[in-house]
Context: one part of a larger RNA
RNA sequence: GUCUGCGACUUACUGUAUACGGCAAGGUUAAGUUAUUAAACGGAGCCGAAGCGAAAGCGAGUACGAAUAGUGCGAUUUAAGUCGUAUGCAGUAGACCCGAAACUGAGUGAUCUAUCCAUGAGCAGGUUGAAGCCCGAGUAACAUCGGGUGGAGGACCGAACCAUUGCGUGCUGAAAAACGCUUGGAUGACUUGUGGAUAGGGGUGAAAGGCCAAUCAAACUCAGUGAUAGCUGGUUCUCUCCGAAAUAGCUUUAGGGCUAGCCUUGAGUGCUUCUUUACGGGGGUAGAGCUACUGAUUUUUCGCGGGCCCUUACCGGGGUACCAACAAAUAUCAAACUCCGAAUACCGUAAAUUUAUGAGCUCAGGAGUCAGUCUAUGUGGGACAAGCCGCAUAGACAAAAGGGAAACAGCCCAGAUCGCCGUCUAAGGCCCCCAAGAUGGGCUAAGUGGAAUUAAGGAUGUGGAGUUGCUUGGACAAUCAGGAUGUUGGCUUAGAGGCAGCCACCAUUUAAAGAGUGCGUAAUAGCUCACUGAUCGAGUGAUUCUGCGCCGAAAAUAAUCGGGACUAAAGCCCAUUGCCGAAGACGCGACCCAGCUUGCUGGGGGUAGGAGAGCGUUCUAUCCAGGAGUGAAGCUUGAUGGAAACAACAGGUGGACCGCAUAGAAGUGAGAAUGCAGAC
Numbered sequence: 001g002u003c004u005g006c007g008a009c010u011u012a013c014u015g016u017a018u019a020c021g022g023c024a025a026g027g028u029u030a031a032g033u034u035a036u037u038a039a040a041c042g043g044a045g046c047c048g049a050a051g052c053g054a055a056a057g058c059g060a061g062u063a064c065g066a067a068u069a070g071u072g073c074g075a076u077u078u079a080a081g082u083c084g085u086a087u088g089c090a091g092u093a094g095a096c097c098c099g100a101a102a103c104u105g106a107g108u109g110a111u112c113u114a115u116c117c118a119u120g121a122g123c124a125g126g127u128u129g130a131a132g133c134c135c136g137a138g139u140a141a142c143a144u145c146g147g148g149u150g151g152a153g154g155a156c157c158g159a160a161c162c163a164u165u166g167c168g169u170g171c172u173g174a175a176a177a178a179c180g181c182u183u184g185g186a187u188g189a190c191u192u193g194u195g196g197a198u199a200g201g202g203g204u205g206a207a208a209g210g211c212c213a214a215u216c217a218a219a220c221u222c223a224g225u226g227a228u229a230g231c232u233g234g235u236u237c238u239c240u241c242c243g244a245a246a247u248a249g250c251u252u253u254a255g256g257g258c259u260a261g262c263c264u265u266g267a268g269u270g271c272u273u274c275u276u277u278a279c280g281g282g283g284g285u286a287g288a289g290c291u292a293c294u295g296a297u298u299u300u301u302c303g304c305g306g307g308c309c310c311u312u313a314c315c316g317g318g319g320u321a322c323c324a325a326c327a328a329a330u331a332u333c334a335a336a337c338u339c340c341g342a343a344u345a346c347c348g349u350a351a352a353u354u355u356a357u358g359a360g361c362u363c364a365g366g367a368g369u370c371a372g373u374c375u376a377u378g379u380g381g382g383a384c385a386a387g388c389c390g391c392a393u394a395g396a397c398a399a400a401a402g403g404g405a406a407a408c409a410g411c412c413c414a415g416a417u418c419g420c421c422g423u424c425u426a427a428g429g430c431c432c433c434c435a436a437g438a439u440g441g442g443c444u445a446a447g448u449g450g451a452a453u454u455a456a457g458g459a460u461g462u463g464g465a466g467u468u469g470c471u472u473g474g475a476c477a478a479u480c481a482g483g484a485u486g487u488u489g490g491c492u493u494a495g496a497g498g499c500a501g502c503c504a505c506c507a508u509u510u511a512a513a514g515a516g517u518g519c520g521u522a523a524u525a526g527c528u529c530a531c532u533g534a535u536c537g538a539g540u541g542a543u544u545c546u547g548c549g550c551c552g553a554a555a556a557u558a559a560u561c562g563g564g565a566c567u568a569a570a571g572c573c574c575a576u577u578g579c580c581g582a583a584g585a586c587g588c589g590a591c592c593c594a595g596c597u598u599g600c601u602g603g604g605g606g607u608a609g610g611a612g613a614g615c616g617u618u619c620u621a622u623c624c625a626g627g628a629g630u631g632a633a634g635c636u637u638g639a640u641g642g643a644a645a646c647a648a649c650a651g652g653u654g655g656a657c658c659g660c661a662u663a664g665a666a667g668u669g670a671g672a673a674u675g676c677a678g679a680c
Stems, first nucleotide, its partner, number of pairs: 001680006011093013026047003032041003051058002061073004096234002099231001103224006114198009123188001125157003128153001132149006161185003166181004200216001202212003237614006247260005261369002263366007272359001275352007287340001288338002294334003299329003305323002307320005372397010402413003417590004422586003428580003431564003437577007449566001457551002461548010478535005484508003489503003514529001518527002591604006615669001617666006624659001626658002634653005640647002
């Protein structure tokens, strides 16, 4: 891992609701007794038929009260209970099943290991050479020095022994801690044998929360014990009808609850509901506005008041390119501004339409839900970030399959009872992959289309519509020629000669030529332009709006428009007209549900969940004068039946039990629980 078997809403009592049954203003017994498996007796008690009051108590009333008032709760017409069985739910019990870490009690452990006690044992070999002593030197005597002897040391090197530093291997190992190489200690606080001591909130600890039998921030075993688990996992047959929520309030509450909201079932009510239209309402949002308030705010004028300067004994006076109130003009803003002010939405009244089979309301039984997600719109937070965090309105997903978007819960279209090799459409498409297309008029040359809001910005790309110059009295471009003189204008300057800078910018000769457009020189020079003539012979400049394109434009596969491919498109814009395309609609047939007018109408996606109807398993009772060695159950094969759970029949195998029907009772249905047991 697979297969086979086992494996989870039970049982008792109490309460409540519903269904059915008995009796009924009543219903019913309990313990027990007699009898025996069938009953009888037993009326104590319980519920109901009357309530009100804290109670005494009173009573269709009663309590409060002084009250006959008033008020509360009752009675009155409209009056049913009780006992039992089944089912739903709740409570108390382990209470659907499995699962802790823990807590408590009583015991068992120091053959591992920690420390200690008693008694034993072990440490190759080599090195160093302390004290002391001896001899000599030396001293007044000591001291001190030299040589020898000696053999100290938690001394040195290094086996056994003990340890395990680093690296490698091993890591379903040879091994639940090892192996190889390497390394530390190796006469000591050393190592070790045997026996003994200390025990669980306790021991022991050269102290790491270490160790106390592969277990230690409190050992192990058994018991309390089915501890508790607002947590995780699992929870077994079928079909039919309806069908949610992820919100509010409160919560030592936030992944849990309670009540409400939303779902379902029953009873009642009987259109009260939804939608639309009409009419009547209130509003202060969007917008707008502000000399209409509050607050912010641009520039100018005016200049209350102040600052500064001058003057002055004081009073005061003068000046001001400073600040500046009010006012005027001008230009702007506001969620917590409003002189104004929508559309929607909301409330009320009336009517209409169709539905009422899934509208409303009331009562009662049962729930689930309280982590939501994305998209669009309006907003708050954030960075006018987020597949971001909130709020509101709507939709989808959740709980929704089908078609489209290449693929793609939440986008677009559209809501799947079943069948059909029928028809029409939606979104989206119609060159091929791939079902279906053409026509007319333009645009694009960028493979733009086919990433980017057209990023800012940039450009003789190209199409369209304008405005405005010059132009056969010859324009624009090109070519040839001229482009001069006073003069090197004046100033400045080392220099300044058109051309560093400042000022001025005249005049002359002319077809024309600036006191000079740019390059250039130290300054000149030189080149060039404006301007003019000639050649040439028809258009040529500027500018505004706009369509489609270009650059700007960097990422990891050649890596892409889904691909191939596409250029008067198979791209883009405009117009026309066809077709394809879904589980949509329609057609034909079938099934189920509901309603009633009984042969019609409507309905049948679905998680949590509610409600209903069934299938199968084991056993019991009754029944079939049931079946069965002329072959039961079980297993197996098969082309049968049914909407399903399932059922029947036939063959084989098997070798002794088994069934239909109607009721009843449950150890009643497995694929999942890192489920349990076995087999392989």